[in-house]
RNA sequence: CGGAUGGGCAGCCGCCCGGAAACGGGAGGAAAGUCCGGUCUCCACAGGGCAGCGUGCCGGCUAACGGCCGGGAAGGGUUCUGGCGACGGAGUCUUUACGGAAAGUGCAACAGAAAAUAUACCGCCGGGCGCGCCUGUGAGGGUGAGGUUCGGGUAAGGGUGAAAUGGUGCGGUAAGAGCGCACCGCGGCCGGAGCAAUCCGGCCGGCAAGGCAAACCCCACGCGGAGCAAGACCAAAUAGGAGAGGAGGAGCGGCCCGCUCCUUGAACUCUCGGGUAGGUCGCUAGAGCCGGGCAGCAAUGUCCGGCCCAGACGAAUGGCUGCCGCCCGCAAGGGUACAGAAACCGGCUUAUAGUCCG
RNA sequence: GCCGGAGUAGCUCAGCUGGUAGAGCAGCUGAUUUGUAAUCAGCUGGUCGGGGGUUCGAUUCCCUUCUCCGGCU
Numbered sequence: 001c002g003g004a005u006g007g008g009c010a011g012c013c014g015c016c017c018g019g020a021a022a023c024g025g026g027a028g029g030a031a032a033g034u035c036c037g038g039u040c041u042c043c044a045c046a047g048g049g050c051a052g053c054g055u056g057c058c059g060g061c062u063a064a065c066g067g068c069c070g071g072g073a074a075g076g077g078u079u080c081u082g083g084c085g086a087c088g089g090a091g092u093c094u095u096u097a098c099g100g101a102a103a104g105u106g107c108a109a110c111a112g113a114a115a116a117u118a119u120a121c122c123g124c125c126g127g128g129c130g131c132g133c134c135u136g137u138g139a140g141g142g143u144g145a146g147g148u149u150c151g152g153g154u155a156a157g158g159g160u161g162a163a164a165u166g167g168u169g170c171g172g173u174a175a176g177a178g179c180g181c182a183c184c185g186c187g188g189c190c191g192g193a194g195c196a197a198u199c200c201g202g203c204c205g206g207c208a209a210g211g212c213a214a215a216c217c218c219c220a221c222g223c224g225g226a227g228c229a230a231g232a233c234c235a236a237a238u239a240g241g242a243g244a245g246g247a248g249g250a251g252c253g254g255c256c257c258g259c260u261c262c263u264u265g266a267a268c269u270c271u272c273g274g275g276u277a278g279g280u281c282g283c284u285a286g287a288g289c290c291g292g293g294c295a296g297c298a299a300u301g302u303c304c305g306g307c308c309c310a311g312a313c314g315a316a317u318g319g320c321u322g323c324c325g326c327c328c329g330c331a332a333g334g335g336u337a338c339a340g341a342a343a344c345c346g347g348c349u350u351a352u353a354g355u356c357c358g
Numbered sequence: 359g360c361c362g363g364a365g366u367a368g369c370u371c372a373g374c375u376g377g378u379a380g381a382g383c384a385g386c387u388g389a390u391u392u393g394u395a396a397u398c399a400g401c402u403g404g405u406c407g408g409g410g411g412u413u414c415g416a417u418u419c420c421c422u423u424c425u426c427c428g429g430c431u
Stems, first nucleotide, its partner, number of pairs: 001358005007324007015026004028338001032349002035347005040227004052223005057071005072098001073096010099218002104216002106212002121158002123154003127150002129147001131144005166184006185207001186205008231281004241272005246264007288307008325336004359430007368383004377414001385401005407423005
């Protein structure tokens, strides 16, 4: 650093749930963070596209995933080893957000000559001009130094930087340079192996196409939104709404009852529906747990047998005692990590005393 | 329980298509004044909440974690 485990037994008194009772059950590996994915519920929705968000080597597993398993490639540590060298090879441990930089756009401070069409500060090497010396009557010729000079060649070396347009060795050259050759690296084509990622071999190319996509972007794939405070049912009191009875007026009629129409609907009575408090459901038998067989390298799948294992809501799961384990202490005694369900499930991440394993 | 937002100087806030972080107030020093305030000039002060990663380079981009604030019955 990683993985596993997450003190044990018994008694008494309580609490929550189920049950008529007897009695039975009652926190975790993370119940945590809410970072992903799903079940479920409601809303929206003909189909397709754009936008937006997410994921990103290949294959497999899965209900699904950004998870897991297997493989590949690349990086790092370590041991051994080959080569003059650049650079490799083998073993072992380990890490990786690992599509595309020859589709386009963009970015690179400072330093430096130059930062993406490469370029030329120092340096190196020729030539001109000038200078010295020798020779020559002279024109000139030879030679040397290396100049605040001019104009070229060069990119080996120096220096700057995170990064400088392949590297090493040999040849070559005025000096140099893939300029040439061999090897290393890179790219392309062909063949072979593999489902694939990719790997191996051969041939060709003198090297073109530096880096950043956890910059925009491109490509491929996926995604409707909200969330159990979702949502459904029952349903007071008070207030308000609707309807009817009612009240007033007019008409029919001699009068009453009654009927029709208009107005009102203040108070009273009844009915109805919405909705609040409150209550009930959702709510825990499930991608369930244990054991075994089979298939598979594994993740996982499948078959057989057994089991039922919290379901609350101002929210139970606690307290005391005894014995044992571990730690501190001479002893008396004290301590025993991280933490605690809230619809449920699969992952990830983070926290974690002690013990065990690597 | 579910959802969203913010951590930068002593305080309140800028700065984020990556290039080494600023403003106002506060503090300190000086000037001005008889002295103080105000004013003027200058200065100090930052592990950009913590850890890790991408990158040459991170306050800024990504992951994780901590703290605080707000909304939904």